[in-house]
RNA sequence: GCCCAGAUAGCUCAGUGGUAGAGCACCAACUUGGUAAGUUGGGGGUCGAGGGUUCAAAUCCCUCUCUGGGCU
Repeated sequence: GCCCAGAUAGCUCAGUGGUAGAGCACCAACUUGGUAAGUUGGGGGUCGAGGGUUCAAAUCCCUCUCUGGGCU
């Protein structure tokens, strides 16, 4: 230098055009003599950045940044 994949909650990930979700973690209540475990509820997101297409974009297109891998 070229090619491919990825970036979504604190962490690991799903979501391939129509309300942004799960598990773990965190907080509260219940439960216990007290913990752990369990049950229920809750908080937490400018979906890497900018632009475009569309009635509507995490999702499609373009550019850029970062991460990982491959080729030379």